The RNA shown here (transfer RNA) has 74 nucleotides and comes from a Bifidobacteriaceae bacterium.
RNA sequence: GCCGGGGUAGCUCAAUGGUAGAGCAUCCGACUGUGGAUCGGAGAGCGCGGGUUCGAUUCCCGUCCCUGGCACCA
Numbered sequence: 001g002c003c004g005g006g007g008u009a010g011c012u013c014a015a016u017g018g019u020a021g022a023g024c025a026u027c028c029g030a031c032u033g034u035g036g037a038u039c040g041g042a043g044a045g046c047g048c049g050g051g052u053u054c055g056a057u058u059c060c061c062g063u064c065c066c067u068g069g070c071a072c073c074a
Stems, first nucleotide, its partner, number of pairs: 001070007010024004018054001026042005047063005
């Protein structure tokens, strides 16, 4: 340099045009002699900039970062 995969909550991952969810973690409550476990609840997010659309996490363009392969140099 070329081709591909990925970036969503603190972590691991869903959702692929129409209210952004789950598990774990955190916090609060119930239960318990205390704690743990269990049960109920709460807070917290779409890498960035444009475009298309009535509406974009989703489609298009650019850009940044991570990752796999190929090529080149030494």

The source organism's lineage runs through Bacteria, Bacillati, Actinomycetes, Bifidobacteriales and Bifidobacteriaceae. Its mean pLDDT, the model's own confidence on a scale to 100, is 82. Rfam family: tRNA. The family's RNA type in Rfam is transfer RNA.